[in-house]
Molecule: SAH (S-adenosyl-L-homocysteine) riboswitch aptamer
Organism: Diaphorobacter aerolatus
Order: sequence, then C1' cells, then structure tokens
RNA sequence: UUUUCCGAGGAGCGUUGCAGCGCCAGUCAGGCGUGAGGCUCGGAUCAACACAUUGGCAACGACGCUCGCCCACG
Repeated sequence: UUUUCCGAGGAGCGUUGCAGCGCCAGUCAGGCGUGAGGCUCGGAUCAACACAUUGGCAACGACGCUCGCCCACG
C1' cells in the first nucleotide's frame, strides 16, 4: 500500500438524489425501485514492497428540523 472482518467518530426525524446494488430491457447506455458512514481513524486479517525507534491520537460527513454533551453571554 492492498483484500476481508470488527470497533469507533453523540442520537433521532424528514427531503433530494450521485455512486453502488436489485429488477426490466438486450445495443440504448435507457427505465423503475432502493439509496447521505460510500469517508477517516484504530485493531486484526490476505498479499506485495520498504524501513529500524517507540510513543501518541484526531479531522470530517448534501439540505432542513429536534434532542443530548461542552463552553461563553444575558
């Protein structure tokens, strides 16, 4: 760095619809449905590459609303 799994990033409701997914169609790249943790971090895992020294830990998530937590002001 990559594959897969797990955990975390406070919670809920509504709207839109890209990707993805499902169905239809079977050369037209379309229609319908679903669809806002798909992102980042940590742990493990499958491979590849590189390194030598051992400790630490966040930043974000279309639009609108509600609650919770912290701080400040009245």